This is a predicted structure of a 593-nucleotide part of an RNA (large-subunit ribosomal RNA, domain I) from a Desulfobacterales bacterium. The source organism's lineage runs through Bacteria, Pseudomonadati, Thermodesulfobacteriota, Desulfobacteria and Desulfobacterales. The coordinates come from a structure-prediction model, not an experiment, and the mean pLDDT is 84. The full RNA is in RNAcentral, with records from ENA. Its Rfam family is "Bacterial large subunit ribosomal RNA".

[in-house]
Context: one part of a larger RNA
RNA sequence: GGCGGACGGCGGAUGCCUUGGUGCCGGGAGGCGAGGAAGGACGCGGCAGGCUGCGAAAAGCUCCGGGGAGUUGCCGAACAGACAUUGAUCCGGAGAUGUCCGAAUGGGGGAACCCGUCACAGUCAAUGCUGUGACAUCCGCAGCUGAACACAUAGGCUGCGGAGGCGAACGGGGUGAACUGAAACAUCUCAGUAACCCCAGGAGAAGAAAACAAGAGUGAUUUUCCCAGUAGCGGCGAGCGAAGGGGAAGUAGCCCAAACCGUGUAUAUGUAAGCCCGGAAGCGUUGUAUAUGCGGGGUAGCGGGAUCUGCUGGAUUCCGGUUCCGGCCGGGAUGCGGAGUUACAAAGAUGAUGCAUAAUCGAAGCGUCUGGAAAGUCGCACCGUAGAGGGUGACAGUCCUGUAGGUGAAAUGCAUCGUUCUCCGCAAGCGGACACCCAAGUACUGCGGGACACGUGGAAUCCUGCGGGAAUCAGUGAGGACCGUCUCACAAGGCUGAAUACUACCCGGCAACCGACAGUGAACGAGUACCGUGAGGGAAAGGUGAAAAGCACCCCGGUGAGGGGAGUGAAAAGUACCUGAAACCGUCCGCCU
Numbered sequence: 001g002g003c004g005g006a007c008g009g010c011g012g013a014u015g016c017c018u019u020g021g022u023g024c025c026g027g028g029a030g031g032c033g034a035g036g037a038a039g040g041a042c043g044c045g046g047c048a049g050g051c052u053g054c055g056a057a058a059a060g061c062u063c064c065g066g067g068g069a070g071u072u073g074c075c076g077a078a079c080a081g082a083c084a085u086u087g088a089u090c091c092g093g094a095g096a097u098g099u100c101c102g103a104a105u106g107g108g109g110g111a112a113c114c115c116g117u118c119a120c121a122g123u124c125a126a127u128g129c130u131g132u133g134a135c136a137u138c139c140g141c142a143g144c145u146g147a148a149c150a151c152a153u154a155g156g157c158u159g160c161g162g163a164g165g166c167g168a169a170c171g172g173g174g175u176g177a178a179c180u181g182a183a184a185c186a187u188c189u190c191a192g193u194a195a196c197c198c199c200a201g202g203a204g205a206a207g208a209a210a211a212c213a214a215g216a217g218u219g220a221u222u223u224u225c226c227c228a229g230u231a232g233c234g235g236c237g238a239g240c241g242a243a244g245g246g247g248a249a250g251u252a253g254c255c256c257a258a259a260c261c262g263u264g265u266a267u268a269u270g271u272a273a274g275c276c277c278g279g280a281a282g283c284g285u286u287g288u289a290u291a292u293g294c295g296g297g298g299u300a301g302c303g304g305g306a307u308c309u310g311c312u313g314g315a316u317u318c319c320g321g322u323u324c325c326g327g328c329c330g331g332g333a334u335g336c337g338g339a340g341u342u343a344c345a346a347a348g349a350u351g352a353u354g355c356a357u358a359a360u361c362g363a364a365g366c367g368u369c370u371g372g373a374a375a376g377u378c379g380c381a382c383c384g385u386a387g388a389g390g391g392u393g394a395c396a397g398u399c400c401u402g403u404a405g406g407u408g409a410a411a412u413g414c415a416u417c418g419u420u421c422u423c424c425g426c427a428a429g430c431g432g433a434c435a436c437c438c439a440a441g442u443a444c445u446g447c448g449g450g451a452c453a454c455g456u457g458g459a460a461u462c463c464u465g466c467g468g469g470a471a472u473c474a475g476u477g478a479g480g481a482c483c484g485u486c487u488c489a490c491a492a493g494g495c496u497g498a499a500u501a502c503u504a505c506c507c508g509g510c511a512a513c514c515g516a517c518a519g520u521g522a523a524c525g526a527g528u529a530c531c532g533u534g535a536g537g538g539a540a541a542g543g544u545g546a547a548a549a550g551c552a553c554c555c556c557g558g559u560g561a562g563g564g565g566a567g568u569g570a571a572a573a574g575u576a577c578c579u580g581a582a583a584c585c586g587u588c589c590g591c592c593u
Stems, first nucleotide, its partner, number of pairs: 001592009015578001016543002020514002022511007029503002031166002039101003042055003046079001049075003061095006070083003106115003116135008137163009170201001171199005181188001185235001211218002222249005232240002253495003260296010274283002276327006301473001303438003307433006315334007335426006348420010359407003365380003369376001381398002383387001389401003444468008454480001475490005530537002550577001553565004
C1' cells in the first nucleotide's frame, strides 16, 4: 500500500409526514379612487429585531350585536405591570382617527423632502412660531364681468357638478408586424395574430329588417349542435372556408326627425288685413314671413302619418280660449283602467319574506389484555336524517372538534313581493277626400383602397379618400354583373334585458394531481438574501419528543469546546436533534505484497 471483516466519523440519499402548491367545479362578488386609491416611506409596544396589526386618538378609540372565562397578536419564553361575570380578550356590523409620499392636485422637487398665499385660532410686548381650513388642471352648466372695435366676440372671475389614477382575464375600437408554412420565394400564409394605443362594463358587442328566401314561406340580436370541411376562394399551390335551412338556449320590444298646431326670442314687413266658428257687443304693439328654442303631434311597409271629413264608440265635474248664448278646442280634479325603476319618464319611502356578513342546538361506551400511551385485542352495549373530515400518547360512529338535521341578526348590503309613490290613458276603430311629410352632399356613380370564406374575378353586398351627384310612395333599395317580370324590404337618427365571455378577489367542494432536487420562484422573515448603473435576474433553506420532561448534581478540561457518570424519556431522539444509503476519511484485526 491492496483486499476483507468489525466499529466509528463525515454526508444527507431513501422511507414516512405536511402547514404549501397544482388543476377543476359550484356559489358570491365583479371594482377601488379628489370623502385622496392601488402601492409605499416613516412611525406606534414597559422591555421590541423581524412579521402581523395600527396611525401622533398609532398591536389601537366609540356604538350596536354575538359570545361567556380568561386575556394582554406571531417568531418566543420569562419579567414588570394591567384588564376581566358592572361581561374583558375574541368574532361580526356601523362609525371615528388616519403622519408623509403616491393620480398627488397651493408652488417646487433628486417620491416619502423643501418653500408659500389667504382666512380663523393659540402663544408672544412685537416680529415670529404653531395649529385648522382653503388655494392644481381640464370639461359641463349657471351667473357676473369684459379687449383690440360701437354692438358683440375672445378673455377673466365666481358658484355648482364631473373627470384625472389603479386593477387578473373577458369586450369594442384604432394602428399593425415578423419568424414561420408554401419543403427556395415575391401573390398567398402565419394574421387582422403578437405588440402598442383609446374606451367601456359586470359583462361587452350586436339588435327590432331598405333582412332572408323563392312561386312555399320565415319574421330583431346573441350563443350552440348540425348543415360542412360541403358550396366556393386559392402562384386552383400551401392553404382559406361560408350561407339558406333544421334542432336547442333565451326571448321584449321601443323612442325620435319631418308634415301640422301652440308658444318664446330675433330679424324683416308695417296697420285694420287680425282677434276659433255663427249672431250681437267689444279689443287694439296685432297679423304675416324667415331663423331658432320649447310644448303638443307623430313613427310605418297588408305603407304610415299630417290636414279636412262621414259613421260607430267613449266616466263625472270644474276652469280657460274678450263678454253673452250654442258649438268646438285646451287644461285641472275625482273616479276607473294600465304600466313602472332593465330600453319605452324618474326618484324614493315603508312593511314582510329570503339570502349574505357573527353565531347556536346537535344522538350514542364501558370493562379487559398488551403497551410509555388504547383509539388496537377480547367481551358485552348503544346512536344513526349524524359510519364526511380533522384532532386526541398506535387505528375512535358513541373523548374533543365537527357531521346529518334544526335555530338565529341590533346593524349593513342584496333579492322578491305588497303598500305608498310616479307616469300614461279614458281612447279608439272603420271609411272618404287631399297630395303636405316620411332623415342629402345622403343614395347612387367614376377613380383609388379596404371588409365580406370570395386574392378583380362575370363580383353583387358593406365601408370610404378624391370628383360628380338623385328621388319622397305614380317613390326608394334588395333578390351575387346587367335588363325585364315577379317577390321582399323601407337606408342615410337613437335606445334595449336574457341566453354568451372571463376570474384578480371571497366562500364551499372535488382530484387514478405533487409531497421539500417534487409541487408555485416562494411549505421557512421570498420576489426575501444576493447580483446588476439600470431595465432586469433571482436563490438556498421543512421534520427532537406524546409532552421540554431541553440533562439538577459530580468528574476531566482553558471558569472552554467536547466528553464521562448521574438523571428525564418508550427510546437520547440531546435542539449540528425522525429514518440516516453512497461517495469520502479513520481505528482495530486477518491475509497478501